[in-house]
Predicted 3D model of RNase P RNA and transfer RNA as a complex of 453 nucleotides. Rfam match: Bacterial RNase P class A. Rfam links the family to the GO terms dimeric ribonuclease P complex, tRNA processing and ribonuclease P activity. The coordinates come from a structure-prediction model, not an experiment, and the mean pLDDT is 76.
RNA sequence: GAAGUAAACCGGGUGACCGCUGUUCCGGCCCCGCGGCCGGGAGAGAGGAAAGUCCGGGCUCCACAGGGCAGGAUACUCCGUAACGCGGAGUGGGGGCGACCCUAAGGAAAGUGCCACAGAAAAGACACGGCCCACCCGGCGGGUUUCCGCCGGCGGCAAAGGUGAAAAGGUGAGGUAAGAGCUCACCAGUACCGUUGGCGACAGCGGUAGCUUGGCAAACCCUAUCCGGAGCAAGAUCGAAUAGGAAAGUGUUCGAGGGCGGCCCGUCCGAUGCUUUCGGGUUGAUCGCUUGAGCCUGCCGGCAACGUCAGGCCUAGAUUGAUGGUCACCGCCCCACCCUCGGUGGGGAACAGAACCCGGCUUAUGGUUUGCUUCGGCU
RNA sequence: GGGCCUAUAGCUCAGUUGGUUAGAGCCCCCGGCUCAUAACCGGUCGGUCCCAGGUUCGAGUCCUGGUGGGCCCA
Numbered sequence: 001g002a003a004g005u006a007a008a009c010c011g012g013g014u015g016a017c018c019g020c021u022g023u024u025c026c027g028g029c030c031c032c033g034c035g036g037c038c039g040g041g042a043g044a045g046a047g048g049a050a051a052g053u054c055c056g057g058g059c060u061c062c063a064c065a066g067g068g069c070a071g072g073a074u075a076c077u078c079c080g081u082a083a084c085g086c087g088g089a090g091u092g093g094g095g096g097c098g099a100c101c102c103u104a105a106g107g108a109a110a111g112u113g114c115c116a117c118a119g120a121a122a123a124g125a126c127a128c129g130g131c132c133c134a135c136c137c138g139g140c141g142g143g144u145u146u147c148c149g150c151c152g153g154c155g156g157c158a159a160a161g162g163u164g165a166a167a168a169g170g171u172g173a174g175g176u177a178a179g180a181g182c183u184c185a186c187c188a189g190u191a192c193c194g195u196u197g198g199c200g201a202c203a204g205c206g207g208u209a210g211c212u213u214g215g216c217a218a219a220c221c222c223u224a225u226c227c228g229g230a231g232c233a234a235g236a237u238c239g240a241a242u243a244g245g246a247a248a249g250u251g252u253u254c255g256a257g258g259g260c261g262g263c264c265c266g267u268c269c270g271a272u273g274c275u276u277u278c279g280g281g282u283u284g285a286u287c288g289c290u291u292g293a294g295c296c297u298g299c300c301g302g303c304a305a306c307g308u309c310a311g312g313c314c315u316a317g318a319u320u321g322a323u324g325g326u327c328a329c330c331g332c333c334c335c336a337c338c339c340u341c342g343g344u345g346g347g348g349a350a351c352a353g354a355a356c357c358c359g360g361c362u363u364a365u366g367g368u369u370u371g372c373u374u375c376g377g378c379u
Numbered sequence: 380g381g382g383c384c385u386a387u388a389g390c391u392c393a394g395u396u397g398g399u400u401a402g403a404g405c406c407c408c409c410g411g412c413u414c415a416u417a418a419c420c421g422g423u424c425g426g427u428c429c430c431a432g433g434u435u436c437g438a439g440u441c442c443u444g445g446u447g448g449g450c451c452c453a
Stems, first nucleotide, its partner, number of pairs: 001375010012330007020045002023042008047351001051362002054360005059231004066265004071227005076090005091105001092103004106222002111220002113216003128161001130157003136153007169187006188212002190209008235287004245278006257269003294313005300307002332348007380452007389405004398436001408422004429445005
């Protein structure tokens, strides 16, 4: 210098003027009052993702959230957390020369299903070509009492061939009619036993068993664990509106329907009621609403995620939806010029806008810094 | 703000339990039939299966994340 990899941080600052939305104070007007309007002052006013709504929780209502089936989610270990499908540290596997990265990682020996084309055969299978006639049978030739050779049948075999993404452990020797873990040695794997280390997943070592039983569960499924439903347009109060509208169906203790959402049980409520369709009215205000698993700093414990303690701080609450614009100086980046340090001039600054609130994940996006790796050059 | 659905040719849609080269109708183009046009007959062209990653021997299909379009609520 180039290429790469991991992590952290920032998301412009100050001042003036003009606007917007809340809070608070003062004055004036309306007013019995609550309160409203106008004017002025003070102070506050988006994010790292406010986004996607993908998970988890708080909160509210439905029963104190019940039982079973169905359904959904998750899946190595330990820890963290209010909780999680999140995070941290590890184990196993995979990728990369490396720094480092990825990992939806239980069960295929519970069962079912699939494996196109090719191939003999895609699963406890099969024989296309191939090898072999030891046993049994037949034919031919020689010898001729039972023997020998050749061919074939009944059969035996899975070593070598070719196919495929995947072919039933690999190499060598023995063995055999020919062969084969059929037997043996070594290697690879699996299962079990013992032992050492570790909280554990697991790893190392030793031994036993010829055990070598294909892959797919992001196919159905099985096992284990967890999950009641809806969501601030939840919900509460006040106000406004209205005729107790029409039609059809259904029901009143042998009970419709509702809480109750996919179903059943159980439980509670339950009668000029309930369901559907048609036709109308009102579509305003306040609360919920922002002090919270809150933020910052420091000590301690822990490898870390995180936790305990102490001190300090208050930091948006709109409801067609505010948080903006202009100017000056400074800071950052880029370009051009000048005589180096440096100066002058011009330009640029992304993604994007809270709406009940938090913890995560994912996605979009501008820049700075640092550690480490590989390669090349120079000293 | 919240809850759901969907995306395949220019348009409207199929695509089965994942399988070889993704089809059908309309449209466009070419040829035939006709004196000519339409209808009809035959043929051709046209696809990043919305995008990216993963599982698998193999993905339009299965899984995850994103993008666009549409529907509902008090």